[in-house]
Context: one part of a larger RNA
RNA sequence: UGACGGGGGCCCGCACAAGCGGUGGAGCAUGUGGUUUAAUUCGAUGCAACGCGAAGAACCUUACCUGGGCUUGAACUGCACAUGAUCGACCCUGAAAGGGGUUUUUCCUUCGGGACAUGUGUAGAGGUGCUGCAUGGCUGUCGUCAGCUCGUGCCGUGAGGUGUUGGGUUAAGUCCCGCAACGAGCGCAACCCUUGCCCUUAGUUGCCAGCAUUUAUGAUGGGGACUCUAAGGGGACUGCCCCGGAUAACGGGGAGGAAGGUGGGGAUGACGUCAAGUCAUCAUGGCCCUUACGUCCAGGGCUACACACGUGCUACAAUGGCCGGUACAGAGGGUAGCGAACCCGUGAGGCGGAGCCAAUCCUCAAAACCGGUCUCAGUUCGGAUUGCAGUCUGCAACUCGACUGCAUAAAGUCGGAAUCGCUAGUAAUCGCGGAUCAGCAUGCCGCGGUGAUACGUUCCCGGGCCUUGUACA
Numbered sequence: 001u002g003a004c005g006g007g008g009g010c011c012c013g014c015a016c017a018a019g020c021g022g023u024g025g026a027g028c029a030u031g032u033g034g035u036u037u038a039a040u041u042c043g044a045u046g047c048a049a050c051g052c053g054a055a056g057a058a059c060c061u062u063a064c065c066u067g068g069g070c071u072u073g074a075a076c077u078g079c080a081c082a083u084g085a086u087c088g089a090c091c092c093u094g095a096a097a098g099g100g101g102u103u104u105u106u107c108c109u110u111c112g113g114g115a116c117a118u119g120u121g122u123a124g125a126g127g128u129g130c131u132g133c134a135u136g137g138c139u140g141u142c143g144u145c146a147g148c149u150c151g152u153g154c155c156g157u158g159a160g161g162u163g164u165u166g167g168g169u170u171a172a173g174u175c176c177c178g179c180a181a182c183g184a185g186c187g188c189a190a191c192c193c194u195u196g197c198c199c200u201u202a203g204u205u206g207c208c209a210g211c212a213u214u215u216a217u218g219a220u221g222g223g224g225a226c227u228c229u230a231a232g233g234g235g236a237c238u239g240c241c242c243c244g245g246a247u248a249a250c251g252g253g254g255a256g257g258a259a260g261g262u263g264g265g266g267a268u269g270a271c272g273u274c275a276a277g278u279c280a281u282c283a284u285g286g287c288c289c290u291u292a293c294g295u296c297c298a299g300g301g302c303u304a305c306a307c308a309c310g311u312g313c314u315a316c317a318a319u320g321g322c323c324g325g326u327a328c329a330g331a332g333g334g335u336a337g338c339g340a341a342c343c344c345g346u347g348a349g350g351c352g353g354a355g356c357c358a359a360u361c362c363u364c365a366a367a368a369c370c371g372g373u374c375u376c377a378g379u380u381c382g383g384a385u386u387g388c389a390g391u392c393u394g395c396a397a398c399u400c401g402a403c404u405g406c407a408u409a410a411a412g413u414c415g416g417a418a419u420c421g422c423u424a425g426u427a428a429u430c431g432c433g434g435a436u437c438a439g440c441a442u443g444c445c446g447c448g449g450u451g452a453u454a455c456g457u458u459c460c461c462g463g464g465c466c467u468u469g470u471a472c473a
Base pairs, nucleotide, nucleotide: 001473002472003470004469005468007467008466009465010464011463012462013461015457016456019422020421021420022419023418026314027313028312029311030310031309032308033307034305035304042053043052064300065299066298067297068296069295070294077123078122079121080120081119082118083117084116088103089102090101091100092099093098106115107114108113126289127288129287130286131285135283136282137278138277139276140274142272147186148185149184150183151182152181153162154161155160166177167176168175192266193265194264195263197234198233199232200231201230202229203228207223208222211221212220213219237260240254241253242252243251244250316415320374321373322372323371324370325369332363333362334361337356338355343350344349381412386407387406388405389404390403391402392401428450429449430448431447432446433445434444
């Protein structure tokens, strides 16, 4: 100087408390461990691995296994030699890859050759092989915590200290005051995006107050008012008032205001820590393989299953289930695409093809509300599992897809010890969209609808500042 303490003081955080809803019990989905296996490819492992890399494993992907092939190779560059083709079409063999065969066939030229392609040879290729403890880059984490430092000066033999401590204050090393310090940098804040209010500009594909037309509809004439869209601007600064405070910073209350003291949300992550993670995104040193640890193909595996754990979905019901009726979004996506109406089918879906490169067309809600029924039961709860029959995608759904109909109806009656999330348009609950994607979503990323509960800081956990002890570094 740090680190640590079942030392002290001050302070903060859904850290506790007060609540709401869960997990832990059930079934299923998914990841992991373990076991199994020819293989169940590899990585991630307390928080900070475990719906993680993977935003989508039937083939492909694919790195794994078995088997069949190739050896200058699937892709790339150079040199030498040879050939004039290559490609395409067809035949045999084969699971395919591959192997064998038939046929057809170049361009430029100064005639030296060149371009291109194939073959042979060679230098090299190739490796998701090892080392993340050789590395770059990127990332997680403490933590959006308020800290981490420097120049000069001063103090100390020195390590180092001071500044950065103190009195207040703040979300903040934020600001004020004081002070052997005076300044400065990286962080904080602000500048950026979005949302909430207003104005201006603009008015189609959006809108419709008033006027007119009309069979239902902004459908039409028309209009720019309104909504909205998207560009610019205004607005909030403790600016004003009162009280407290040291007359300061600031705090409490109030007015006005759409919004009040950082208005809400996001992006933004200091010096560093964990030899944290990644050699399998990529790049890269070293090492290793070179008729194989490279490469092509078929099939299988990554989907196994006594079991254990994590994360979720669906429930156990009456604040509910079922039936009928009837409203109201936002944000997105769409041309190898989205696909309307009509018709067929109980349905998944089929047929069909209008319109749309989209504020124009398509997709465009459920909970809620109204009425009826069920009456507390393993039920009209719950839907696993299984049988049969189908639909769709796709060369192909056996291993191993999603969905539909009929039948079947399991566990489950609110979950031990323990444990998680959340303070406002949040939790909870309800549906919708998107990426990936031929197909496949209970995951992920977004969107809106309905919409709750909190005395406080003694204790648990984590963190910040000061101080104290130490046989620790």